[in-house]
Context: one part of a larger RNA
RNA sequence: CCCGCGGCUAGACGGAAAGACCCCGUGAACCUUUACUGCAGCUUUGCACUGGACUUUGAACCGGCUUGUGUAGGAUAGGCGGGAGGCGAUGAAACCCGGACGCCAGUCCGGGCGGAGCCGACCUUGAAAUACCGCCCUGGCCUGUUUGGAGUUCUAACCCAGCCCCGUGAACCCGGGGCGGGGACCGUGCAUGGUGGGCAGUUUGACUGGGGCGGUCUCCUCCCAAAGAGUAACGGAGGAGCACGAAGGUGCGUUCAGCGCGGUCGGAAAUCGCGCACAGAGUGUAAAGGCGUAAACGCGCUUGACUGCGAGGCCGACACGCCGAGCAGGUGCGAAAGCAGGUCUUAGUGAUCCGGUGGUUCCGAAUGGAAGGGCCAUCGCUCAACGGAUAAAAGGUACUCCGGGGAUAACAGGCUGAUACCGCCCAAGAGUUCAUAUCGACGGCGGUGUUUGGCACCUCGAUGUCGGCUCAUCACAUCCUGGGGCUGUAGCCGGUCCCAAGGGUAUGGCUGUUCGCCAUUUAAAGUGGUACGUGAGCUGGGUUUAGAACGUCGUGAGACAGUUCGGUCCCUAUCUGCCGCGGG
Numbered sequence: 001c002c003c004g005c006g007g008c009u010a011g012a013c014g015g016a017a018a019g020a021c022c023c024c025g026u027g028a029a030c031c032u033u034u035a036c037u038g039c040a041g042c043u044u045u046g047c048a049c050u051g052g053a054c055u056u057u058g059a060a061c062c063g064g065c066u067u068g069u070g071u072a073g074g075a076u077a078g079g080c081g082g083g084a085g086g087c088g089a090u091g092a093a094a095c096c097c098g099g100a101c102g103c104c105a106g107u108c109c110g111g112g113c114g115g116a117g118c119c120g121a122c123c124u125u126g127a128a129a130u131a132c133c134g135c136c137c138u139g140g141c142c143u144g145u146u147u148g149g150a151g152u153u154c155u156a157a158c159c160c161a162g163c164c165c166c167g168u169g170a171a172c173c174c175g176g177g178g179c180g181g182g183g184a185c186c187g188u189g190c191a192u193g194g195u196g197g198g199c200a201g202u203u204u205g206a207c208u209g210g211g212g213c214g215g216u217c218u219c220c221u222c223c224c225a226a227a228g229a230g231u232a233a234c235g236g237a238g239g240a241g242c243a244c245g246a247a248g249g250u251g252c253g254u255u256c257a258g259c260g261c262g263g264u265c266g267g268a269a270a271u272c273g274c275g276c277a278c279a280g281a282g283u284g285u286a287a288a289g290g291c292g293u294a295a296a297c298g299c300g301c302u303u304g305a306c307u308g309c310g311a312g313g314c315c316g317a318c319a320c321g322c323c324g325a326g327c328a329g330g331u332g333c334g335a336a337a338g339c340a341g342g343u344c345u346u347a348g349u350g351a352u353c354c355g356g357u358g359g360u361u362c363c364g365a366a367u368g369g370a371a372g373g374g375c376c377a378u379c380g381c382u383c384a385a386c387g388g389a390u391a392a393a394a395g396g397u398a399c400u401c402c403g404g405g406g407a408u409a410a411c412a413g414g415c416u417g418a419u420a421c422c423g424c425c426c427a428a429g430a431g432u433u434c435a436u437a438u439c440g441a442c443g444g445c446g447g448u449g450u451u452u453g454g455c456a457c458c459u460c461g462a463u464g465u466c467g468g469c470u471c472a473u474c475a476c477a478u479c480c481u482g483g484g485g486c487u488g489u490a491g492c493c494g495g496u497c498c499c500a501a502g503g504g505u506a507u508g509g510c511u512g513u514u515c516g517c518c519a520u521u522u523a524a525a526g527u528g529g530u531a532c533g534u535g536a537g538c539u540g541g542g543u544u545u546a547g548a549a550c551g552u553c554g555u556g557a558g559a560c561a562g563u564u565c566g567g568u569c570c571c572u573a574u575c576u577g578c579c580g581c582g583g584g
Stems, first nucleotide, its partner, number of pairs: 001584008010576003014571002022405004027401002029397004035202005041195003045191005051154011063142004068137001078136005085119003095112007158182003162179006205217003214234001218240006241386001242284001243343002248302007256280001258276005282291002285348001287346003306329004312323003318387001331340003354380007362373002412459001413457001414455003418452001420448006429439002466541001467539003471533001472530005479504003482499006506520005547565004551560003
């Protein structure tokens, strides 16, 4: 050096399982509920199957009887028309008794007595005499008819898993007959309102230095923006979701803030005068850009805050958005030239569908109309997740599942090194005195890659995660042992710094613990790296599935870096590596 055998498992990001954690999918399934929308079920009411009688209470109508003071006025005049007479011995007035109504003044009815009168045009009144007749109004009473409500009752519909007889030998089934009980209820059909996770189908947004929580989502202004336009971020700052019939149009006119000086009350500012002041004022509202010929501030007259268009452009994926001379009609202001199709400009907003309202010379299912539609004008969306999926929608899953992702988190590694640890510089000060024996403020500069992080680069068709056990190996910023310098080192002990990695560097109690505290030792009980070394070496106490409970949160399903009891750890070694043995 080659070959083999027996062993060990550090590596082959070893094998196994298209990661179960995490995220994503306009994926799925179950579960919940005061998510949405339905359905069963339950229930309300009406009508039908569904009939009789009585009582009571409404409505309408025929007939009869009554009923009616606003004030003037012999007085509780309902309206209109006819009308000069009407009623009375088949018994008037007056009086007595009883009843009804009542705005208590009276009106009407019944009975008794009584015995021959009572009332009408009259004066007043919009209207005239229940003097008389007819029709009708308001309210009431009676009889009747029709039709409702409520109650009681009946039996014949309907019901009986009460009894008897029969079909039929048995039968609690069924059918027929009888008796009994209930009874127009119950029950059912159709319609209707309610209730309705019992059940069903679904929804439950996106952005995001992982996701969730928080924040945001449209529009305007500035910076970022790199002197054309445009330009991102969970970059830095602010605003809008209107207002105004004058705060619009036009003609004419005016010039601000502030400061100085002067001036009654009057002051640092009120109003007044002179001067300086070019804009620092003002401009409805944020900011920017503008504005003195003013776009700022007044006054007069007004409605162009017009109708029909629109050459040509800006912007832009589209759809939107924006500017616009000029023409026609009619108008305002101005002597006129002219200006005016809102406001100094840029925010003050919502496509389409569906529907409402007004108009219209349009269509109108044989024809004429109508219904309905079109067109013009206009209205109804915090459709604010603001290019708006529906008219209409929240949650749980550790019982979970599928498709994917290292496009994206948790472990480890990597990059970084804010944080951490270690060191250095300066030296105010402490150290009685004295910065530097020792400590060192305010600051500054490094190193390491052990902390907490940031980033999301390999790995999600899997890189097993804390601690312990076993076995280690390295660094040195050295715990002990060794050598030294300084000392605020007398000595014994120490302090601090330099050199040094050869060897060594605890046992117990508590806790899953690493750590830590305690007990007792020790020369000392070092700090770190090694996928926080080591699970194809062990363990499995913790964390981190399914069960269960407590506290808390939640209506609930359930949830909790809260707690608690319980809970399957697979692999026969091919290669590299290592140990041992043998052959050539």
This is a predicted structure of a 584-nucleotide part of an RNA (large-subunit ribosomal RNA, domain V) from Spirostomum sp. Valltjaern. Its Rfam family is "Bacterial large subunit ribosomal RNA". Taxonomically the source falls in Spirostomum (Eukaryota, Alveolata, Postciliodesmatophora, Spirostomidae). The RNAcentral record of the full RNA draws on SILVA.